[in-house]
Context: one part of a larger RNA
RNA sequence: CGUAGGAGAGUUGAAGGGUUCGUUUCCUAGUACGAGAGGACCGGAAACGACGCACCUCUGGUGUUCCAGUUGUUCUGUCAAGGGCACGGCUGGGUAGCUAAGUGCGGACUAGAUAAGCGCUGAAAGCAUCUAAGCGUCAAGCUAUUCCUAAGAUAAACUCUCCCUGAAGGAUCGUCGGAGACUACGACGUCGAUAGGCUGUAGGUGUAAGUGCAGUAAUGUAUGUAGCCGAGCAGUACUAAUCAUCCGUUUGG
Numbered sequence: 001c002g003u004a005g006g007a008g009a010g011u012u013g014a015a016g017g018g019u020u021c022g023u024u025u026c027c028u029a030g031u032a033c034g035a036g037a038g039g040a041c042c043g044g045a046a047a048c049g050a051c052g053c054a055c056c057u058c059u060g061g062u063g064u065u066c067c068a069g070u071u072g073u074u075c076u077g078u079c080a081a082g083g084g085c086a087c088g089g090c091u092g093g094g095u096a097g098c099u100a101a102g103u104g105c106g107g108a109c110u111a112g113a114u115a116a117g118c119g120c121u122g123a124a125a126g127c128a129u130c131u132a133a134g135c136g137u138c139a140a141g142c143u144a145u146u147c148c149u150a151a152g153a154u155a156a157a158c159u160c161u162c163c164c165u166g167a168a169g170g171a172u173c174g175u176c177g178g179a180g181a182c183u184a185c186g187a188c189g190u191c192g193a194u195a196g197g198c199u200g201u202a203g204g205u206g207u208a209a210g211u212g213c214a215g216u217a218a219u220g221u222a223u224g225u226a227g228c229c230g231a232g233c234a235g236u237a238c239u240a241a242u243c244a245u246c247c248g249u250u251u252g253g
Stems, first nucleotide, its partner, number of pairs: 001152001005163007015149004021049007033038001051106005059100004066093005071086006110144003117137004164252001169247004173189005194240003197236005203229003210223005
């Protein structure tokens, strides 16, 4: 820009794409077969592998924004307590998120038309012949079935609702996000829990500082499962989403 008025939602599916796997064990059955050794077809069941999609409850990894321990040095006048630097100084753990080695799920079943093949009936050609007329059967393949995208499918589809004037609706702007390079997408904007703060809580670390007590002291112990705490969850308008502007028209060639 188009889809012959403008919008907001929800669909249909032309077409395109993905998938299409394998192994082992058991039953049938030590049966058929075979002198024996050995050992099935068909059918049924259960595990597993690789692959794919999704997720983070569990098991772990990461987690330079969390906690603790600790070495050297420097600074906060000193003690104590802390900050900086040294690969995050080193070390031990670790929430959310992300993630696999973790978890869940998937390949199904079936139908139709067929290939090679196997057939029925059957002449030409008194026989024979699956074929010439006619009728079956049959594959991981084809078309459906399953999953995803999908009306610029210009043949531009359909349904419902709203609007008739600066209307319905949209955008700018702002607070943000399970969304993201930007854009886009999604949530919210006081008729408000969108983000921050605060409160509570989950969870992490592991018992803070100060003070008392014991000990000459190092240190231990009580206060006290303490103190601190990022991204989680909930509540709460304290802070910021202010005010406003623009586009979009007049019943539709």

A computed fold for a 253-nucleotide part of an RNA from a Verrucomicrobiales bacterium, annotated as large-subunit ribosomal RNA, domain VI. It was read from a public genome assembly. The organism belongs to Verrucomicrobiales, within Bacteria. Its Rfam family is "Bacterial large subunit ribosomal RNA".